[in-house]
Predicted 3D model of RNase P RNA and transfer RNA as a complex of 453 nucleotides. Rfam match: Bacterial RNase P class A. Its family is annotated with dimeric ribonuclease P complex, tRNA processing and ribonuclease P activity in the Gene Ontology. The prediction has a mean pLDDT of 77.

RNA sequence: AAGAGUAGACGAGGCAGCCGCAACCAAAAGGUUGAGGAAAGUCCGAGCUCCACAGAGCAGGAUGCUGGGUAACACCCAGUGAGGGCGACCUCAAGGAGAGUGCCACAGAAAACAGACCACCCACCCAAAUACUUGGGUAGGUAAGGGUGAAAAGGUGGGGUAAGAGCCCACCGCAGCACUGGCGACAGUGCUGGCACGGUAAACCCCAUCCGGAGCAAGGCCAAGCAGCCAGCUGUGACCCUGCUCGGCGAGCUGGCGGGUAGGCCGCUGGAGCUUGUUGGCAACAGCAAGCCAAGAUAAAUGGUUGCCACCUACCAGGACCUUUGAAGGCAACGCGGUUUUGGUGGGAACAGAACUCGGCUUACCGUCUACUCGUAGUU
RNA sequence: GCGCCCGUAGCUCAACGGAUAGAGCGUCGGCCUCCGGAGCCGAAGGUUGGAGGUUCGAGUCCUCUCGGGCGCG
Numbered sequence: 001a002a003g004a005g006u007a008g009a010c011g012a013g014g015c016a017g018c019c020g021c022a023a024c025c026a027a028a029a030g031g032u033u034g035a036g037g038a039a040a041g042u043c044c045g046a047g048c049u050c051c052a053c054a055g056a057g058c059a060g061g062a063u064g065c066u067g068g069g070u071a072a073c074a075c076c077c078a079g080u081g082a083g084g085g086c087g088a089c090c091u092c093a094a095g096g097a098g099a100g101u102g103c104c105a106c107a108g109a110a111a112a113c114a115g116a117c118c119a120c121c122c123a124c125c126c127a128a129a130u131a132c133u134u135g136g137g138u139a140g141g142u143a144a145g146g147g148u149g150a151a152a153a154g155g156u157g158g159g160g161u162a163a164g165a166g167c168c169c170a171c172c173g174c175a176g177c178a179c180u181g182g183c184g185a186c187a188g189u190g191c192u193g194g195c196a197c198g199g200u201a202a203a204c205c206c207c208a209u210c211c212g213g214a215g216c217a218a219g220g221c222c223a224a225g226c227a228g229c230c231a232g233c234u235g236u237g238a239c240c241c242u243g244c245u246c247g248g249c250g251a252g253c254u255g256g257c258g259g260g261u262a263g264g265c266c267g268c269u270g271g272a273g274c275u276u277g278u279u280g281g282c283a284a285c286a287g288c289a290a291g292c293c294a295a296g297a298u299a300a301a302u303g304g305u306u307g308c309c310a311c312c313u314a315c316c317a318g319g320a321c322c323u324u325u326g327a328a329g330g331c332a333a334c335g336c337g338g339u340u341u342u343g344g345u346g347g348g349a350a351c352a353g354a355a356c357u358c359g360g361c362u363u364a365c366c367g368u369c370u371a372c373u374c375g376u377a378g379u380u
Numbered sequence: 381g382c383g384c385c386c387g388u389a390g391c392u393c394a395a396c397g398g399a400u401a402g403a404g405c406g407u408c409g410g411c412c413u414c415c416g417g418a419g420c421c422g423a424a425g426g427u428u429g430g431a432g433g434u435u436c437g438a439g440u441c442c443u444c445u446c447g448g449g450c451g452c453g
Stems, first nucleotide, its partner, number of pairs: 001376001003374008013309007021034005036351001040362002043360005048215004060211005065079005080094001081092004095206002100204002102200003117146002119142003123138006154172006173195001174193008219266004228257007239250001240248002273292008311348012381452007390405004398436001407423005429445005
């Protein structure tokens, strides 16, 4: 220098004038406050409220390496393993295929209690030939080579054999056991075993853990308005018919249909709250101390306009500095390029907007900025 | 607010995870006819809404996202 990686920050800015909206305060004049990093998607997890609930189980759903954080989570942090990248670093739905079932198209001889198409080899028979050998056939052996496929039943090398083969050996892989380190996932070392029957669970399934339902139109209160009907239950106690028992076409409770209303208040914003400092911890986070209060609307406020300043960008004009090239070299001037600055003109300023409240995730986004790191090239 | 479904050719729809995604209507060309329609023959037309993943292989399975529709309160 140009590029890459990680983490983070800002985000229609500031001041003033005029007009305007919402909430609160005030007797009034007036004053104070007033959208976001995602307020979004509604994908997870909770608070809160109402309903249900002895306990256990089935069904259904979610999660799925280990340890920790948290109110909780599918989130976050730190690790392990696997994969990718030269690297900084990034990605992973990462339990089980040694419980069972299913599926593996096409191609191929064979696709899961394997399999002789080509091929290699032994024996015998026939033919050619003096013979070496060649061709054909019969009965076998062989998974080493070819070919098919995403995948062909450990890999490489050597020995061995008629040809071959974990048949045997070395190394690698795999499985089991032991020891060491680690809380653990796991890692390392050693011994044993010739290998113990592919893939797929984002196919059914198995295992472990967790999960009651509904949602602020929850729910409570007030006001206004209306028309009742049907079904079920009533153990104990209580009211009416009725003094007692049964009963009731009373009453009570529950559900359904129908009718009425479309107003107000509470819930409604002080909370797992924010900022700063400090302590513990690798970190997520937690503890302590001090300070602070930061929208609550209900068809929905948070805006418009003018002036000045500030931001980004393009062009034009000017100034300053630097580098490189051109004649053997130096200096000066000129030209190209870059950086910075002054003035003028024009353009740009995203994604999007609270609706009970939090913690996350995901997605959208103009223009930038900051810090650290990586490799490449040049110079010293 | 809660729940569910759909997206495939111009239109309406098919397609157990398996070869180069099919059918009807429509469009285009040819035949037939004096011409048109009907009929017959043939052809074109698709990144299965988008992105990523699982798998040997994805329209189909999973996740995110975009658009559309429906139901309940």